Context: one part of a larger RNA
RNA sequence: GAUUGAACGCUGGCGGCAGGCUUAACACAUGCAAGUCGAGCGGUAACAGUCCUUCGGGAGCUGACGAGCGGCGGACGGGUGAGUAACGCGUAGGAAUUUGCCCAGUAGUGGGGGACAACAUGUGGAAACGCGUGCUAAUACCGCAUACGCCCUAAGGGGGAAAGCAGGGGAUCUUCGGACCUUGCGCUAUUGGAGAAGCCUGCGUCGGAUUAGCUUGUUGGUGGGGUAAAGGCCUACCAAGGCGAUGAUCGGUAGCUGGUCUGAGAGGAUGACCAGCCACACUGGGACUGAGAUACGGCCCAGACUCCUACGGGAGGCAGCAGUGGGGAAUUUUGGACAAUGGGGGCAACCCUGAUCCAGCGAUGCCGGUGUGUGAAGAAGGCCUGCGGGUUGUAAAGCACUUUCAGUGAAGAGGAUGAUAGCAGUUGUUAAUACCAGCUGCUGUUGACAUUAAGCACAAAAGAAGCACCGGCUAACUCCGUGCCAGCAGCCGCGGUAAUACGGAGGGUGCAAGCGUUAAUC
Numbered sequence: 001g002a003u004u005g006a007a008c009g010c011u012g013g014c015g016g017c018a019g020g021c022u023u024a025a026c027a028c029a030u031g032c033a034a035g036u037c038g039a040g041c042g043g044u045a046a047c048a049g050u051c052c053u054u055c056g057g058g059a060g061c062u063g064a065c066g067a068g069c070g071g072c073g074g075a076c077g078g079g080u081g082a083g084u085a086a087c088g089c090g091u092a093g094g095a096a097u098u099u100g101c102c103c104a105g106u107a108g109u110g111g112g113g114g115a116c117a118a119c120a121u122g123u124g125g126a127a128a129c130g131c132g133u134g135c136u137a138a139u140a141c142c143g144c145a146u147a148c149g150c151c152c153u154a155a156g157g158g159g160g161a162a163a164g165c166a167g168g169g170g171a172u173c174u175u176c177g178g179a180c181c182u183u184g185c186g187c188u189a190u191u192g193g194a195g196a197a198g199c200c201u202g203c204g205u206c207g208g209a210u211u212a213g214c215u216u217g218u219u220g221g222u223g224g225g226g227u228a229a230a231g232g233c234c235u236a237c238c239a240a241g242g243c244g245a246u247g248a249u250c251g252g253u254a255g256c257u258g259g260u261c262u263g264a265g266a267g268g269a270u271g272a273c274c275a276g277c278c279a280c281a282c283u284g285g286g287a288c289u290g291a292g293a294u295a296c297g298g299c300c301c302a303g304a305c306u307c308c309u310a311c312g313g314g315a316g317g318c319a320g321c322a323g324u325g326g327g328g329a330a331u332u333u334u335g336g337a338c339a340a341u342g343g344g345g346g347c348a349a350c351c352c353u354g355a356u357c358c359a360g361c362g363a364u365g366c367c368g369g370u371g372u373g374u375g376a377a378g379a380a381g382g383c384c385u386g387c388g389g390g391u392u393g394u395a396a397a398g399c400a401c402u403u404u405c406a407g408u409g410a411a412g413a414g415g416a417u418g419a420u421a422g423c424a425g426u427u428g429u430u431a432a433u434a435c436c437a438g439c440u441g442c443u444g445u446u447g448a449c450a451u452u453a454a455g456c457a458c459a460a461a462a463g464a465a466g467c468a469c470c471g472g473c474u475a476a477c478u479c480c481g482u483g484c485c486a487g488c489a490g491c492c493g494c495g496g497u498a499a500u501a502c503g504g505a506g507g508g509u510g511c512a513a514g515c516g517u518u519a520a521u522c
Base pairs, nucleotide, nucleotide: 001522002521003520004519006518007517008516009515010514014368015367016366017365018364020361021327026325027324028323030322031321032320035072036071037070040069041068043065044064047063048062049061050059051058052057079280080279081278088205089204090203091202092201093200094199097197098196099195102193103192104191105190106189107188108187109186110144112142113141119134120133121132122131123130124129150159151158152157164185165184166183167182168181169180172179173178206252208250213243214242215241218240219239220238221237222236223235224234225233255277256276257275258274259270260269261268262267282303283302284301285300286299305316306315307314308313333359335358336357337356341355342353343352344351345350371401372400373399374398381392382391383390384389405463407458408457409456415449418446419445420444421443422442423441424440425439426438427437428436466511467510468509469508470507471492472491473490477506478505479504480503481502487494488493
């Protein structure tokens, strides 16, 4: 000199953009943060409409829908950095793998069955939560048939699947429910792709030798098992290997990287925010489900802690967003909205979303104002003085202008070229002018921010400057007070009666909504 997720002291007008627990991975009150689908299913607790009513109520009829069965999603998104010196990360490669949803292709979607919730009823418990009996549906579950392709096998041969729902409809049939046709969404098997994930290897990746030897599933082989998959991954047997001063092992510290800061560079330091990867979710262990699990807001066991209890037994996990206590020099609101972007579910409408977008708080940082011109009687006052004057100083006052920003008022983009509903046209599909899908047009609806931004009008210089320093380094000097005292100080050093070094004043210098100090890095 530059820099910071900074803190402290003094001071402080407004806005834009960015960032805001670096400490206790300490403990957490409260609210919210993951749901959705009635176009899978039986149904009807609530609400609205409709109908009946003795006015008590009743009726799934419609819209819808609590709870339940079922599907998909809760493995993403969000947080933190405790652990980890490791194939964890970075980089360059590899082969023995899996993959829900998505895209493209091929072939199917036939025919049956028995349950379990809900519900009803009885019953246990303070509660959490159960238990018995009975009824019932399905895209829930289980057989049968079929098997192009698929798997096992040398071959012969053997094995394995499915589910329907919704819209529309001219003939024909009909038990008037539909069958049937068609469209859309699904379902099954399989091939390829995309994206994702698992695995292996070379090289690189902090410091300690006051850590020198380490290792028995250890190193390799064979057989077997296991996994989606190679492999001592596991196991039986066999061999006795494997690593190490090019630092094994041990103990210390640490998430890694793109990057960031600094520096002419080489390098040094660092890893906040943003992005990629990894690890973790009260502590330790375990599996289940699933395409996928460190399963944060899943389950089981143990432990510590907290809470409820009728003492028998139960409940919980903010390193999600806010917020509280505590720790600390120190770090924000128990805010708004799903309008946009993205995600989950759904045919869709739509619902959910503390992701996200916004607002609030704090000069934490960066970037933009506080006026302009004129004005000498060089006013008054202050300070100094050699008493003549000098300086503050064109500074002020005065005069003439301007109005950024802030203030007041009216008006007002864009974020919606989207999305969605209705209607119309057209194309595709189709037996069909239905339905549905694509495209186009018209109309309506949709903004948290928001009193938005930008612009216009009004008024008045009006509302807006401090902080540190002035002995040398280092830009900037005099007077008074003090008298080795009080004090200053980054280093050298000042102060003991003329202190440019202490304290005050005047003046000056440097930065400026900041300035200085402290801490830290180069």